[in-house]
Molecule: glmS glucosamine-6-phosphate activated ribozyme aptamer
RNA sequence: GCGGGUAUUUUAGCGCCAGGACCGGAAACGGUUGACGAGGAUGGCAGUGAUCGAAAGACUCGGCGGAUGCUGCCACGGCUUUGGUGAGCCGUCAGAGAAAAAGCAAAAAACAGAAUCAACACUGUAACAGAGGUUUUCUCAUCCACUUUU
Numbered sequence: 001g002c003g004g005g006u007a008u009u010u011u012a013g014c015g016c017c018a019g020g021a022c023c024g025g026a027a028a029c030g031g032u033u034g035a036c037g038a039g040g041a042u043g044g045c046a047g048u049g050a051u052c053g054a055a056a057g058a059c060u061c062g063g064c065g066g067a068u069g070c071u072g073c074c075a076c077g078g079c080u081u082u083g084g085u086g087a088g089c090c091g092u093c094a095g096a097g098a099a100a101a102a103g104c105a106a107a108a109a110a111c112a113g114a115a116u117c118a119a120c121a122c123u124g125u126a127a128c129a130g131a132g133g134u135u136u137u138c139u140c141a142u143c144c145a146c147u148u149u150u
Base pairs, nucleotide, nucleotide: 014065015064016063017062019061020033021032022031023030024029036053037052038051042075043074044073045072046071047070048069076091077090078089079088080087083147084146085145086144095140096139097138098137099136100135101134110125111124112123113122
């Protein structure tokens, strides 16, 4: 490198590479790098072009595509009242805000291993976040209107 088998996954920091950088080569040219995990989905359309920290400081830089983010509208659904309509707030853990607590990662670096001319990439070992969410407390908002039935 090719073929076969088994297991796992259905990927969203995800895919790709023409700039830059690195390696080989006299050159032509070939190769490498280019997001580390956490978190994130009611459906449709439009707009925007996306949360959190870790690492690093030639790069996670730059470019293209995508994307569960955000905003608006509509539909569906939940709560406020048993049904319906309206209104308000939300999205299946289905009011908003604040504070505190508990809990939670991988990579890089280091060491070791095997491979390559080399760059790079791979495997093993141990440690270290923040947001969101959860729990508790506090504050605020709501705890309705009409109608039908009992």